[in-house]
């Protein structure tokens, strides 16, 4: 410099263009003589603009990042 891949919850990771979800964490409560385990509840996310479309995590366009492959220079 070309060229792929990935960006969603604190963390790991799902969602065919048609209600954004799980597991873990956290928080609250049950058991317990107290914790831990298990069991119940509950909080909380689409990288940032812009587009298309009745409707966008999902399609297109740009801008950051991360990781890979190719090339150039030293």
């Nucleotide at each position: 410099g070309g060229g792929g891949a990935c960006u969603u919850a604190g963390u790991u990771c799902a969602a065919u263009g048609g209600c954004a979800g799980a597991a873990u964490a956290g928080c609250g409560g049950u058991c317990u003589c107290c914790a831990a385990a298990a069991c119940c509840g509950u909080u909380g996310a689409u990288g940032g603009g812009a587009g298309u479309u009745c409707g966008a995590c999902u399609c297109u366009c740009u801008c950051a990042g991360u990781c890979c492959c190719c090339g150039c220079c030293u």
Molecule: transfer RNA
Organism: Candidatus Nealsonbacteria bacterium RBG_13_37_56